A computed fold for a 1508-nucleotide RNA from a Planctomycetota bacterium, annotated as small-subunit ribosomal RNA. The prediction has a mean pLDDT of 83. It was read from a public genome assembly.

């Protein structure tokens, strides 16, 4: 110079949106473990679990300069002897051994932390100063001798020394007592000073150099008390304590003190949490945080505790003593059974225990401690090295070139991408590991030796020994192919997988870290998700049901004083180390190391005096008091009306009342209901009355009286901060509901009976006990709600209401103004997550209380405490789930509302359902009866034609295999296709014989060549009505020909969204107008397009024929007028008159007119719905299948029949049948065809064959209609099925299996039950005609044509549908939604339970070891010692209880879980509106009853705002 920095979010509830809210994730860290992978070094760091148990070896010894003794082995010698050696060695003796090292069991304070007091105190060793060491005694270890005993050890007798022990003298400035005198201190007192009485030491060794003793002052180090703050959860712990609080006295102790005794006194501690219970050693610090905080207290340092569990003293300066004693348990061991030993929570180690944590190393060379004059000894303190990627940090696996780019490998659109300069190849460096080699430093001594271990620096050689590990749906950096198929699996949230998975698995790429990397675990963060910084309570989770009022918080205006809070300024402190910072040292770095900063605290002492705070004095506006009005269901008692109401007596009167959606239970001929008259009782008070009004709330209503409590207004008289608020407390408290005694009329839980109903334990209905009701005594809860605490201030109005008291107006009246309280509405601003709120706040602000903290478990359990019970009031946890929730938004929905529409319903018509039969479908049977279509919108649908064909993974046989059809290859060989034929068959096919065509070249020709086409083989590969319509396209259907569906821009809204698109009028219409923050626009509606209806032009053949002319007649000339063809056109536009309407659009009537208000029909289907149909019309994705699921054949089968449903035809007759005469279309077909005249035949038909490619021919007869005639109401002259005979006619073929004619046969049926269908006009109905498809035909089906030709409605209550606004909504797969309970199953925790087991921490008694202390004896005296014995006790006993855990038959509820039973409570007016509290009762959900609330739809009615 610095040391001051610093804050991010995102998933995840909904269709969708904002907001509350919770989970989850991205970071950071760890004494880790785990998983896969592992080169090297440096620092650090390593039993968190078993304070469980331990083998074995070290961890505390030294002193000969305190005494005394005193070896051996071995050398030398014959030997004595000497040397070993006064060594080792134990003994006495002195320091030491309380240090250092481990551990955290206990400990909520006897403990830490931080200031601080000791005048209440100690202190070996070590420093500094004063003064001394005289004289004596006994012992008693080793020893020696002897016993005991396995051992541990131990006993007797002899004798012996000291720095061991004793006595005795001296000795003071030392200790005790005590007079006096000075000082100091807040105080008990200190100190100093002097005088008298009393008491107490000692040790000596020596290398002569010193080293020790002994008294006493001082000192620096250590320590012992002692106070004040601070130190974790639990009040589901509310009372504790008998040495207990104090005293007074003695006792101890180094000291102070009930520390310990005797007495006396009754204190002493808590709601600022005492005592209890449960977790923890604190502290520096550490992670984490932007900070406040929060977690944590490994490793390093302080300081406490503890040392196999308990108890205990001894010796010591010091211990109640980790490797010291003693007793008691418990474990373990030895043992000769009689007694003995032992403590790893030192450093190694060993088993156990665990997810899990190192070597039985080296060395005392450093540093540091003991002992010692030293020299040295000892030290698992420590210093080093081993193991673990456990952590931090550093370094390395090489550097440079090197393809339009090798190979593999993957992806592909089949072009090419991608790995990708990566490699390979070329050229070079040399860290780290390898080898060699030279040496400083860690070393510093008295100068000397002295290195466990460590390590720099130099040479070699050589790319060579060295990369994983997690991710890729989204959070979140990164994708693609294959496998798989709600399977296997993933997942931290959401969530992914049920055939095309970026989400499971490989694999390729790629993304991230990198010797690591994941995973799991933990803490801190984000989380403002406990909110002091920094949050909420109307509706999300949250205002105590209300008030009164204690302790406590808070507190009006003005001076004065203090200085306790606060502010500056200063003293001490806040170890060290960490953290920050500079600066240095290992090569960097981690890591050290020196200085600072910092440590936000506490303290000394100073100084401000604004505010708070304490004390005084003073004031009047907060409070309150006095006077003088004044409203009012404010309370309590006690006394009285009148209407109904039932009951009781008579009177009248007669069959019914009652009651419901209809009904019955009931009552009533013994006389009900009804109606009259008196009489009894009981409860609730009509109108007034109202959004009103009074109360602290609950709550308060007929009228009168008494007692009484509040509050407003005005007067401005009085006291002077008396105030606010309010944990406990304490009182009031709807209904229900308890208790005792009244009392009961009407209602009325439960009960009884009738009813609905599947059922009805309900809703309706008739009876009907508690109860309601009174008194007096409990209960204390309600949606006790304005879901909105109390109180004071401040901050736009407008308008109404009740209560005052004023002003203007001469006076009153009304009216205005403007005040004060109380009650409503609408509103600015603000606020809000919107809805809303808005001066009676949910707005700005202060005071105080009370609650809240994701959902469900639960306001449950278990304690406790109220209560007579019912219950109440406190109030969890384990499990579970990722959402529970609030307002708002579009939609759907409703058995909500309004409007408006449709043959939707009425109003008609004529028909289904009863019959036979046809036709299609389920079933059902079959060897098969192929396959689809399924409520409306499957079902005479796909099929506009199933004898074979057709026809299909339909069946049964029987064949084929590159194939019954297309491409291409490659190869064969030289003939193949056609055509007739044999042969076997049922054919398909197999097998064989004859004949013998085609393009190109050459060539007259004969021939030859080619090798297209064909054969044949053999490889791609054909095929498939196989699967998935829920992988798709196309088509189709249905909401509907309903009127709607939707953009741009602008506005509104935080936002989803909204407006336009509402609203009035009108339409068929979102059609058009008017009004409008919208303005425009676009798909749809309209119009255009086609048929028809009129009228013109134009055109006449096959058509027409008015006129004319020819012919016997068909007919033919002619004709264009007419019909009729088909082609342009005109016409209809609310144009025009009147009335209605807003001076509109529009609608109503009329004129005219062929037609009038879209003229009639059709073709024309918006955005979409339903995973609507269709993979078997057809395309196509996957997937399956290939001598079969492909392909060819013959038969059979879709046509099978107990029965059920849909469509239809034909009828049940007389408006009809039969006959028999006789008129009158329109569309269409027609050549593998239609077919006339004309002939057979009863007819179907046949023969036959004129016209005709058709306005020409030809199907072709039109039928009802008319008319005549018969039948005479009957199963007939109706119906016609069903069967027999015979027969046409297509076809290879009519048996399964066609269609027709004839002739016979003549069922069922006499108009159809509940219920349903169609149709508003040329419709319905009735008649008949065609034609597609087709050999034929099942056609009564369909799709077209015409003929004849009605009847009702003019209305919208109802049923369906539908389309606009609005409303509720718990629904969004959208009411075919949602969603409760009880049973049943399985799974999970947990609550009670007769008990059973354990553990803690006390209480009262026995018992009483060791031991200290005391007391009597022994011991001749001193030291000691020994026996008895007292008191206190540890451990053990008994006791009754108290607490906490485990476990338990059986039990109670709760949670969880795709597809169980039973209903159907809730959301909609959820079909009885719903919730709340209470009480009764039910299988369940739930139901009733009394009171409340709206958080209830929908109507009408009153009032008022707001706007015009």
């Nucleotide at each position: 110079c610095a040391a001051g920095u610093g804050a991010a979010g995102a998933g995840u509830u909904u269709g969708a949106u904002c907001c509350u809210g919770g989970c989850u994730c991205a970071g950071a860290u760890u004494g880790a473990a785990c998983g896969c992978u592992g080169g090297c070094g440096g620092c650090g760091u390593a039993g968190u679990u078993a304070a469980a148990a331990c083998a074995u070896g070290c961890a505390a010894g030294u002193c000969g300069c305190g005494g005394g003794c005193g070896a051996a082995a071995g050398u030398a010698g014959c030997a004595a002897u000497a040397c070993g050696a006064g060594u080792a060695g134990a003994c006495c003796g002195g320091c030491g051994a309380a240090a250092g090292g481990g551990u955290g069991a206990g400990u909520a304070a006897u403990g830490c932390a931080u200031u601080c007091c000791u005048a209440a105190c100690g202190u070996a060793c070590c420093c500094c100063g004063a003064g001394g060491u005289c004289a004596g005694g006994g012992a008693u270890a080793g020893c020696a001798c002897u016993g005991g005993g396995a051992a541990a050890c131990u006993g007797g007798u002899g004798g012996u020394a000291a720095u061991a022990c004793c006595u005795g003298a001296u000795a003071a400035c030392c200790c005790c007592g005590u007079a006096g005198a000075g000082u100091c201190g807040u105080a008990u007192g200190g100190c100093u000073c002097c005088g008298c009485g009393g008491g107490c030491a000692a040790a000596g060794c020596u290398c002569c150099g010193g080293c020790a003793c002994c008294u006493u002052g001082g000192g620096a180090g250590c320590g012992g008390g002692g106070a004040a703050u601070g130190u974790c959860c639990u009040a589901u712990c509310a009372g504790g304590u008998a040495g207990u609080u104090g005293g007074u006295g003695a006792g101890g102790u180094a000291a102070c003190g009930g520390c310990u005794c005797a007495c006396c006194a009754a204190g002493c501690c808590u709601u600022a949490g005492a005592c209890g219970g449960g977790u923890a050693g604190c502290c520096g610090g550490u992670g984490u945080g932007a900070g406040a905080g929060c977690a944590c207290g490994a490793c390093c340092g302080g300081c406490c505790a503890c040392a196999u569990c308990g108890g205990g003293a001894c010796u010591g300066a010091g211990a109640c003593a980790c490797u010291g004693c003693c007793c008691g348990g418990a474990c373990u061991c030895c043992u000769a059974c009689g007694g003995g030993a032992g403590g790893c929570u030192g450093c190694a180690g060993u088993g156990a225990c665990g997810a899990a944590u190192a070597u039985u190393c080296c060395g005392c060379a450093a540093u540091g401690g003991g002992c010692g004059a030293a020299a040295g000894c000892c030290u698992g303190a420590c210093g080093g090295a081993g193991u673990g990627a456990c952590g931090c940090c550093g370094c390395g696996u090489g550097c440079g070139g090197g393809a339009u780019g090798a190979a593999g490998c993957c992806c592909u659109u089949c072009g090419g991408g991608g790995u990708g300069u990566a490699a390979a190849c070329c050229g070079c460096u040399g860290u780290c590991a390898g080898g060699g080699g030279u040496a400083a430093g860690c070393a510093a001594c008295c100068u000397a030796a002295u290195g466990a271990g460590c390590u720099a620096c130099c040479c070699c050689a050589g790319a060579g020994g060295a990369a994983g590990g997690g991710g890729c749906g989204a959070c979140u950096a990164a994708c693609u192919c294959u496998g798989u198929g709600c399977c296997a699996g993933c997942a931290g949230u959401c969530g992914c997988g049920g055939u095309a998975a970026u989400a499971c698995a490989g694999a390729g790429g790629c993304c991230c870290c990198g010797a690591g990397c994941g995973u799991u675990a933990a803490u801190c963060g984000g989380a403002g998700u406990c909110a002091u910084u920094g949050g909420g309570c109307u509706u999300a989770a949250a205002g105590g049901g209300u008030g009164c009022g204690u302790a406590g918080g808070c507190g009006g205006c003005g001076c004065c004083g203090c200085a306790a809070g606060u502010g500056c300024c200063u003293u001490g402190u806040g170890a060290a180390a960490u953290c920050c910072c500079a600066c240095g040292g290992c090569u960097c770095a981690a890591c050290c190391g020196u200085g600072g900063a910092a440590u936000u605290g506490c303290u000394c002492g100073g100084u401000a005096g604004a505010c708070u705070g304490c004390g005084g004095u003073g004031c009047u506006u907060g409070a309150g008091g006095u006077c003088g009005g004044u409203a009012g269901a404010g309370g309590u008692c006690g006394c009285u009306g009148g209407a109904a109401c039932u009951g009781u007596a008579g009177g009248u009167g007669u069959a019914g009342c009652g009651g419901u959606g209809a009904a019955a239970u009931g009552c009533g001929u013994a006389g009900a209901u009804a109606u009259c008259u008196a009489c009894a009782g009981g409860a609730a008070c009509g109108c007034c009355a109202a959004a009103g009004g009074u109360g602290a709330a609950g709550a308060c209503a007929g009228g009168c009286g008494a007692c009484u409590g509040g509050g407003c207004c005005g007067a401005u008289u009085c006291u002077g901060a008396c105030g606010c608020u309010g944990a406990g407390g304490c009182a009031c408290g709807a209904a229900a509901g308890c208790g005792u005694g009244g009392g009961g009329a009407g209602c009325g839980a439960a009960c009884g009976g009738g009813a609905u109903u599947a059922g009805a334990u309900a809703c309706c209905c008739c009876g009907g006990u508690a109860g309601u009701c009174c008194a007096c005594g409990c209960c204390c809860u309600a949606a006790a709600c304005g879901a909105u605490g109390u109180g004071c201030a401040c901050a736009a109005g407008a308008c109404c209401c009740g209560g005052g008291a004023g002003g203007u107006u001469u006076u009153g009246a009304c009216a205005c103004c403007a005040u004060c309280c109380g009650g409503a509405u609408c509103g600015a601003a603000u606020u809000g997550a919107a809805a809303g709120u808005g001066a009676u706040c949910a707005g700005u602000g202060c005071a105080c209380c009370g609650c809240c903290u994701g959902g469900g478990g639960a306001g449950u359990a278990c304690g406790g405490u109220c209560g007579c019970a019912a219950g109440g009031c406190u109030a969890a946890a384990a499990c579970u789930c990722a959402a529970a929730g609030g307002a708002a938004u579009u939609g759907a929905c409703g058995g909500g509302g309004a409007c408006u529409c449709a043959c939707a319903c009425a109003a008609g018509c004529g028909g289904u359902g009863g019959a036979a039969c046809a036709u299609g479908u389920g079933g059902c049977u079959c060897a098969a009866u192929u396959c689809g279509a399924a409520g409306c919108a499957a079902c005479g649908c796909g099929a506009a034609g199933a004898a074979c064909c057709u026809u299909a993974u339909c069946c049964a046989a029987g064949a084929c295999u590159u194939g019954a059809c297309a491409u291409g290859c490659a190869c064969g060989g030289a003939u193949u296709a056609g055509u007739u034929u044999c042969u076997g068959g049922a054919a398909a096919c197999a097998g064989g014989a004859a004949u013998a065509a085609c393009a190109c070249c050459c060539g007259c020709a004969a021939g030859g060549g080619c090798g297209g086409a064909a054969c044949g083989u053999g490889c791609a590969c054909a095929g498939g009505u196989g699967c998935u319509g829920c992988a798709u396209g196309g088509c189709u259907g249905u909401c509907g020909u309903c009127a709607g569906c939707u953009c741009g821009u602008g506005c509104u809204g935080u936002g989803a969204a909204g407006u336009g698109u509402c609203g009035c009028g009108u339409u068929a219409a979102g059609u058009c107008g008017c009004u409008u923050a919208a303005c425009g626009a676009g798909c749809g509606a309209a119009a255009c397009c086609c048929c028809u209806g009129u009228c013109g032009c134009u055109a006449g053949u096959u058509g027409c024929u008015a006129a004319g002319g020819c012919g016997c007649a068909a007919g033919c000339c002619a004709g264009g007028a007419c019909u009729c063809u088909a082609g342009c056109g005109a016409g209809a536009c609310u144009g025009c008159c009147g009335g209605u309407g807003u001076c509109a659009a529009a609608c109503c009537g009329g004129a005219g007119g062929a037609a009038g208000g879209c003229g009639g029909g059709g073709a024309u289907g918006a955005c979409g719905u339903c995973a609507a149909g269709u993979c078997c019309u057809c395309a196509u994705g996957g997937c399956c299948u290939u001598u079969a699921u492909g392909u060819c054949u013959u038969g059979g089968g879709c046509u099978g029949c107990a029965c059920a449903c849909g469509u239809g035809u034909u009828a049940c007759a007389a408006u009809g049948g039969u006959g028999c005469g006789u008129a009158c279309a329109a569309a269409g077909c027609g050549a593998a065809g239609c077919a006339a005249u004309a002939c057979c035949g009863u007819a179907a038909g046949g023969u036959g064959g004129a016209g005709c490619a058709a306005a020409u021919c030809g199907c072709a007869a039109a039928a009802a209609a008319c008319g005549c005639a018969c039948c005479c109401c009957a199963g007939u002259u109706c119906a016609g099925a069903u069967u027999g005979a015979g027969g046409u006619c297509u076809g290879c073929a009519a048996c399964c299996c066609g269609a027709c004619c004839u002739c016979a046969u003549g069922a069922a049926g006499c108009c159809g039950g509940a219920a349903u269908c169609g149709c508003u006009a040329g419709u319905a109905a009735u008649c008949g005609c065609g034609c597609a498809u087709c050999a034929g035909c099942u056609a009564c089906g369909g799709c077209g044509c015409g003929g004849u030709g009605a009847a009702u409605g003019u209305g919208u209550u109802c049923c369906u549908g539908a389309g606009u606004c609005u409303u509720g909504u718990a629904c969004a797969c959208a009411c075919c939604g949602c969603c409760c309970g009880u049973c049943a199953a399985g799974c999970c925790a947990u609550g009670g339970g007769a008990g059973c087991c354990g553990g803690a921490a006390a209480u009262a008694c026995c018992c009483g070891a060791a031991g200290c202390c005391g007391u009597c004896c022994c011991g001749a005296u001193a030291c000691a010692g020994g026996g008895a014995u007292g008191u206190c006790c540890a451990c053990g006993g008994u006791a009754g209880g108290u607490u906490c855990g485990g476990u338990g038959a059986c039990u109670g509820g709760g949670g969880c879980u795709a597809a169980g039973u039973c209903g159907u409570a809730a959301c909609a007016a959820g079909g009885u509106a719903g919730c709340c509290g209470u009480a009764g009762g039910g299988g369940a959900a739930c139901c009733u009853g009394c009171g409340g609330c709206u958080g209830g739809a929908u109507c009408a009615c009153c009032u008022c705002c707001u706007u015009u």